The RNA shown here (Bacterial RNase P class A) has 371 nucleotides and comes from a Candidatus Krumholzibacteriota bacterium.
It matches the Rfam family "Bacterial RNase P class A". Rfam describes the family as follows. Ribonuclease P (RNase P) is a ubiquitous endoribonuclease, found in archaea, bacteria and eukarya as well as chloroplasts and mitochondria. Rfam classes the family as a ribozyme.
Taxonomically the source falls in Candidatus Krumholzibacteriota (Bacteria).
It was read from a public genome assembly, where an Rfam model found it.
RNA sequence: AAUGUAGGCGGGGUGAUCGCGGGCGCCGGCAACGGUGCCCGAGGAAAGUCCGGGCUCCACAGAGCAGGGUGCUGGGUAACGCCCAGUGGGGGAAACCCCAAGGAAAGUGCCACAGAGAACAGACCGCCCCUGUUUUCGACGGGGGUAAGGGUGAAACGGUGAGGUAAGAGCUCACCAGUAUCGCCGGCGACGGCGGUAGCUCGGUAAACCCCACCCGGAGAAAGACCAAAUAGAGGAGGAGAAGUUGCUCGCUUUGUUCGACUCCCGGGUAGGUCGAUAGAGGCCGGUGGCAACGCCGGUCCUAGAUAAAUGAUCACCACCUCCUUCAUUCGAGGGGGGUACAGAACUCGGCUUACAAGUCUAUGUUGUCG
Repeated sequence: AAUGUAGGCGGGGUGAUCGCGGGCGCCGGCAACGGUGCCCGAGGAAAGUCCGGGCUCCACAGAGCAGGGUGCUGGGUAACGCCCAGUGGGGGAAACCCCAAGGAAAGUGCCACAGAGAACAGACCGCCCCUGUUUUCGACGGGGGUAAGGGUGAAACGGUGAGGUAAGAGCUCACCAGUAUCGCCGGCGACGGCGGUAGCUCGGUAAACCCCACCCGGAGAAAGACCAAAUAGAGGAGGAGAAGUUGCUCGCUUUGUUCGACUCCCGGGUAGGUCGAUAGAGGCCGGUGGCAACGCCGGUCCUAGAUAAAUGAUCACCACCUCCUUCAUUCGAGGGGGGUACAGAACUCGGCUUACAAGUCUAUGUUGUCG
């Protein structure tokens, strides 16, 4: 210097004028409201609505089935399907990145086409032995043995070498790999390393059904609570006191409980206001423990709350990027034009996923050059 990798900041700035929403104080006003001063007023993702909570309601639950979710180990967290650190596997030259990572020896299914044969399979071309036709060779046929060689395929029932055989084959042996099992060492553990025995060699797929382990009430802020006002219920059906009905917010069974809490149908009135509604698993700073995620201690701060939905508009200057032009050896200077991302809270918090212009910072890999 170029090119990669991982992580962060950032989200244009300043001034003036006018205009919005909330809060507090003061003044005027019976009040509605008006004036005035001060303070605050969209995000890192507010998006997606994919997970987990807080909060509210269903009167409170236990067990099981169905259904759903997660799936290596250890830690973090209120919790999670999230985060951190590791183990195993894959990609990359590396820094690093990715994994839907329990079980295929419980069972069932699937692996197109090609191929003889795709899981306890298989003989197409072959190889060997015997034999028939033939004078012999050769060729053609029959019987038996074989799976080492070739072929098909993504994948063919361990690999290399030697011996052995009629020809071959773990048939035997040596080494290697896998599998099962026994033991030692390291580690909290997943797992790793080492050694022994056994010729046992039994593919892949569970992001197929399934098996195993663990977890799971539901609905949702238009949830809900309260106040005010108005109306029309002489409404209808089911229904108890043991049995048994309804309910215990997706479904079924059962235990327990409840004891008319109700359920269904017909008809009528209201649509106003207050709360929920933002002080928290909160933000920021410092110290401390920990590899880290994160925890603990101390200090400090209060930062939208609308309800048809506010935070905006105009002007000027500056900043950055880009194009044109003039000057200039270069760095650069002047003038003019254009542009400055993704994108708007609506109960709230912790994550994940997706989108994102300019500018900028830290660490790190590789290559080249110079010293």